Molecule: SAM riboswitch aptamer (S box leader)
Organism: soil metagenome
C1' cells in the first nucleotide's frame, strides 16, 4: 500500500505501584477492593493453516466442518460514544404557505484506528 472483518466471545495468579480507556477535543467510564507494564497459567474464536464437498477459463474460486488452536490475534464497556457528509422517527420556532433549529446506543457512507491475509 491492497483487501476482509470489527454490537458475539473469553481471567486468574505473581512482580510492581498510578494511572488507564490509540492520538487531539468533548463526553462517559475503569482504577490502591490495585491502573499501565512484564511474567506464568488458563480461556475465547474460525483470519491463515488443516479436513471434506464443489466450480473452474487451471490464474484461481465457492461452501461446510471441527479443534489438532498449529501461525497470529484477543480476553471492561459497540473500535466505550461523538467529531466529517447525506438521510431520518420525533421535538421545536414561525408562517396563509414555502421554511428554520435540534435530533435517538436511528440508518448509510467517510476519516482515523485495531487485527488477519497478501
Nucleotide at each position: 500500500c491492497u483487501u476482509a472483518u470489527c454490537a458475539a466471545g473469553a481471567a486468574a495468579g505473581g512482580c510492581u505501584g498510578a494511572g488507564g480507556g490509540a492520538a487531539c477535543a468533548g463526553g462517559c467510564c475503569c482504577u490502591g477492593u490495585g491502573a499501565a507494564g512484564c511474567c506464568u497459567u488458563a480461556g475465547c474464536a474460525a483470519c491463515c493453516g488443516c479436513u471434506c464437498c464443489g466450480u473452474u477459463a487451471c490464474a484461481a474460486u465457492g461452501g461446510a466442518g471441527g479443534u489438532c488452536a498449529g501461525g497470529u490475534g484477543c480476553u471492561a464497556a459497540a473500535u466505550c460514544c461523538u467529531g466529517c457528509u447525506c438521510g431520518a422517527a420525533g421535538c421545536u420556532a414561525g408562517u396563509u404557505a414555502u421554511u428554520g433549529g435540534c435530533a435517538a446506543g436511528c440508518g448509510a457512507g467517510g476519516a482515523a484506528g485495531a487485527u488477519g491475509a497478501g